[in-house]
Context: one part of a larger RNA
């Protein structure tokens, strides 16, 4: 100097306290450790591995097994050597079309097929040899320099003191002056209000129509462009007269107005050689190619993490209301008919503010259950079916009928969230032939509590000990 300490000041975080809702108990689901297997491919490992790569394993994917089978090779580029073929359209014993140049020398190019080597290939090893890429501490407030100055030096100072801030923000003071990278702001979105354009969107006022459907409108919504708007500006008070902080006033919003993207010097020899790319090794009739079946979905117990309950703030049944995001051509598919349903015929319409997907659900109105393992809860099974797809046995997802396990709010113990949050309801979307309780969006309902920082966890600053570095 740092790094630690069951040292001490001083601050701050859903770190703890208040509180809401959960995991852990139950069955499924999915991912692991483990065992088990011909094989159960491979990586991730405390936070920061474990619904993780995988944004989708019936074949493929596939990299592991079985079992066949190739060996200049499924790809590249070079050499000899045949070479008018490739290729279109087609199934008829088959027909038709078709090369360039050229010094006229079957010279030279030329897809392709055949042949020998060089070489190809390897998701083989090393992430402790690397690039790139990312996780973390942590969006924490810090890491650093130039010059001076101090010290024998390693350094120190500045960056430490006093206040103030989310913040090494900012004042003020100082042997230090200034400067970098980081914070902040510029950037998107989202909360107002102007205006400028009205189509596919909208509909006050005239007509019309079951129906903004048609005239028509340019007011309202809304769309998507340019602006205004917030800056401790204004006033009081405290503070040192500063930098702030409190309190108001006006405002759609007030003190970073909500969210995003933005990750500073470096730290775990932290992931990753299996995205890719790349030294070293190492395999070359196989560690490389192809293909058939299988397995990655196996199951005594263990752990994560989900999603679904246990019910009346419920379940059931009729009927009725309001979103927002976004998809869609090998596609989204209505109306309209069949079927208890899943879907099936049908095929309008739309490259989509036009058409479609596509009814949102909780809500609400009205009835019915009466505390029961129940008209809860659905897991398993049996039987029938649909749909995708060469192909649902091992291995899919939906229906309907039957069947109706556990489960009575869960031990030690732990996890997440300060507002449109937490709970709570549904809708979409990537990937996808098909498959979602998982991830990524969207919105509708919409709380409670925070005295305070003594303790737990983690970090910053000062300082203080140490036999560590």
């Nucleotide at each position: 100097u740092g790094a630690c300490g069951g040292g001490g000041g001083c601050c701050c975080g859903c770190a703890c306290a208040a509180g809401c809702g959960g995991u852990g108990g139950a069955g499924u689901a999915u991912g692991u450790g483990g065992u088990u297997u011909a094989a159960u491919u491979c990586g991730a490992a405390g936070c920061a591995a474990c619904g993780c790569g995988a944004a989708g394993a019936a074949c493929c994917u596939u990299a592991c097994c079985u079992g066949g089978u190739c060996u200049u090779g499924a790809c590249a580029u070079c050499c000899c050597g045949g070479g008018a073929a490739u290729c279109u359209u087609c199934a008829g014993u088959g027909g038709g079309g078709u090369c360039a140049g050229u010094u006229c020398g079957g010279c030279u190019g030329g897809a392709u097929c055949g042949g020998a080597g060089a070489c190809a290939g390897g998701u083989g090893c090393u992430g402790c040899a690397u690039g790139g890429c990312u996780g973390u501490c942590g969006u924490c407030a810090g890491c650093u320099c130039g010059u001076g100055u101090c010290g024998u030096g390693a350094g120190a100072u500045g960056u430490u003191g006093g206040g103030u801030u989310a913040a090494g923000u900012c004042c003020c003071g100082c042997a230090a002056c200034g400067a970098g990278c980081g914070c902040a702001a510029c950037c998107c979105u989202u909360g107002u209000c102007u205006u400028u354009a009205g189509u596919u969107a909208c509909c006050a006022u005239c007509a019309u129509u079951c129906a903004g459907u048609u005239g028509g409108g340019g007011a309202c919504u809304c769309u998507a462009g340019a602006g205004a708007g917030a800056c401790u500006g204004c006033c009081g008070g405290u503070g040192a007269u500063a930098a702030a902080c409190c309190g108001g006033a006006g405002g759609a919003a007030g003190g970073u107005g909500g969210g995003g993207a933005u990750g500073a010097c470096g730290u775990c020899a932290a992931a990753u050689c299996a995205u890719c790319a790349u030294g070293c090794c190492c395999c070359u009739u196989a560690u490389g190619g192809c293909c058939u079946g299988g397995g990655c979905u196996a199951c005594a117990a263990a752990c994560g993490u989900a999603a679904u309950a246990c019910a009346a703030u419920g379940g059931c049944g009729u009927a009725u209301a309001c979103a927002a995001a976004g998809g869609g051509a090998u596609g989204c598919g209505a109306a309209a008919g069949g079927g208890c349903g899943a879907c099936c015929u049908g095929g309008a319409g739309c490259a989509a503010a036009a058409c479609u997907c596509a009814c949102a659900a909780a809500g609400u109105a009205c009835g019915u259950c009466u505390c029961a393992g129940u008209u809860c809860a659905g897991a398993u099974u049996g039987g029938a079916g649909u749909c995708u797809g060469c192909a649902a046995c091992u291995c899919g997802a939906c229906u309907c009928c039957a069947u109706g396990a556990a489960g009575g709010c869960g031990g030690a113990a732990u996890c997440g969230c300060u507002a449109g949050u937490a709970a709570u309801c549904g809708c979409g979307g990537a990937u996808c032939a098909g498959c979602a309780u998982g991830c990524c969006g969207c919105g509708g309902u919409g709380a409670a509590u925070a005295c305070g920082u003594u303790c737990c966890c983690g970090g910053g600053c000062c300082u203080u000990g140490u036999a560590c570095a």
A computed fold for a 469-nucleotide part of an RNA from an uncultured bacterium, annotated as small-subunit ribosomal RNA, 3' major domain. The RNAcentral record of the full RNA draws on ENA. The coordinates come from a structure-prediction model, not an experiment, and the mean pLDDT is 83. Its Rfam family is "Bacterial small subunit ribosomal RNA".